[in-house]
RNA sequence: ACCGAAAAAAACGAAAUCGCUCGUAUAUCAUCGGGGAUAUGGCCCGGUCGUCUCUACCCGAGAACCUUAAAUUUUCGGACUACGAGUUUUCGGAUUUCGCAG
Numbered sequence: 001a002c003c004g005a006a007a008a009a010a011a012c013g014a015a016a017u018c019g020c021u022c023g024u025a026u027a028u029c030a031u032c033g034g035g036g037a038u039a040u041g042g043c044c045c046g047g048u049c050g051u052c053u054c055u056a057c058c059c060g061a062g063a064a065c066c067u068u069a070a071a072u073u074u075u076c077g078g079a080c081u082a083c084g085a086g087u088u089u090u091c092g093g094a095u096u097u098c099g100c101a102g
Base pairs, nucleotide, nucleotide: 003099004098005097006096007095012092013091014090015089016088019087020086021085022084023083024082025081026056030048031047032046033045034044035043041066042065050057058078059077060076061075062074063073064072
């Protein structure tokens, strides 16, 4: 010096944008039309609106209310999507030790 094996810290730089956390947006909200169920029920379809914003606009549980009519109300829990930050990951930073036998 070659080869093989094992281990490898920090600042800093670059990349990735997977995961996690936080922030912003939006209140998973509001509103309109059509249809449907009826206390063993309380839904389905579509439009509009809301975001310096693409998408989404639902699910589960509890309570109330409606005395059979056409209308629901409320509480709790849950996110998804877009953007940003942090963290994270990978590489650099950067090598070291042991063995081997030519």
Molecule: Purine riboswitch aptamer
Organism: Cohnella zeiphila